This is a predicted structure of a 76-nucleotide RNA (Glycine riboswitch aptamer) from a soil metagenome.
The sequence is in RNAcentral, with records from MGnify.

RNA sequence: CCUCUGGAGAGUUCCCUCGCAGGGACGCCGACGGAGCAAGGCCGAUGCGCCAAUCUCGCAGGUAGAAGGACAGAGG
Numbered sequence: 001c002c003u004c005u006g007g008a009g010a011g012u013u014c015c016c017u018c019g020c021a022g023g024g025a026c027g028c029c030g031a032c033g034g035a036g037c038a039a040g041g042c043c044g045a046u047g048c049g050c051c052a053a054u055c056u057c058g059c060a061g062g063u064a065g066a067a068g069g070a071c072a073g074a075g076g
Stems, first nucleotide, its partner, number of pairs: 001076006011026001013025004027063003033059001034057003040051003043047001
């Protein structure tokens, strides 16, 4: 990196359309991504150096199903 399996949270509220398609509004969620801080770690370099969360934000994304999905297991 690839394949398979498992995989949460939050309105199927209101309006248009009349439709589990799409758009808008407000509310809500955090486990694609992104941003921020930092416990900690790394170096031959010891430097306001580098890496860095399941924390914080809620930009993006999501908020019935499908899809997606951090992470975990198995195989290659």